The prediction has a mean pLDDT of 77. A computed fold for an 87-nucleotide RNA from Paenibacillus antri, annotated as c-di-GMP-I riboswitch aptamer. The sequence is in RNAcentral, with records from Rfam.
[in-house]
């Protein structure tokens, strides 16, 4: 260069829950918090799952169901990429 079963050290990120903020919502930023993580780094113009329905579209017949992504989620799997130690 290679490989990643297992330990260990640095260093790292950071769920639940709260606070502000932005959004219809899902769910995104900031703070605080730590469940968990050896990729919990990047990708959602390309797979495949899951969220959410402002709008739309249909039905009934007057606010209700039912569909739909264009709008999310990378801490669901998948593509790429990568640090320390050890062997």
């Nucleotide at each position: 260069g290679u490989u990643g079963a297992u330990u260990c050290a640095a260093g790292g990120c950071a769920a639940a829950c709260c606070c502000a903020u932005c959004g219809a919502a899902a769910g995104g930023u900031g703070g605080g918090g730590a469940c968990g993580c050896a990729a919990a780094g990047c990708u959602a113009u390309a797979g495949g799952g899951g969220c959410u329905a402002c709008g739309c579209u249909u039905a009934c017949g007057a606010g209700u169901a039912a569909g739909c992504a264009u709008g999310c989620c990378a801490g669901c799997c998948a593509g790429c990429u990568g640090c320390c130690g050890c062997a």